[in-house]
RNA sequence: GGGCUGAUAGCUCAGUCGGUAGAGCAGUGGAUUUUUAAUCCAUAGGUCCAGGGUUCGAGCCCCUGUCGGCCCA
Numbered sequence: 001g002g003g004c005u006g007a008u009a010g011c012u013c014a015g016u017c018g019g020u021a022g023a024g025c026a027g028u029g030g031a032u033u034u035u036u037a038a039u040c041c042a043u044a045g046g047u048c049c050a051g052g053g054u055u056c057g058a059g060c061c062c063c064u065g066u067c068g069g070c071c072c073a
Base pairs, nucleotide, nucleotide: 001072002071003070004069005068006067007066010025011024012023013022019056027043028042029041030040031039049065050064051063052062053061
């Protein structure tokens, strides 16, 4: 320098054909327990990497950039 791929909750990751984003763990409150742990119930938490475009509508499609990973040179 060229190609491929990833970026979504505090962490690890889903997200179908474009239709207003979820799980597990962690957090908070409660139940249970002599207490802790474990278990169970409830609950909070998101500018979906940044900017722009398409669209009635974008996590998803298009363009540019940033950062990470892999391959080739």
Predicted 3D model of a 73-nucleotide RNA (transfer RNA) from a Polyangiaceae bacterium. Its Rfam family is "tRNA". It is annotated as a transfer RNA. About the family: Transfer RNA (tRNA) molecules are approximately 80 nucleotides in length. The coordinates come from a structure-prediction model, not an experiment, and the mean pLDDT is 80. NCBI's taxonomy places the organism under Bacteria, Pseudomonadati, Polyangia, Polyangiales, Polyangiaceae.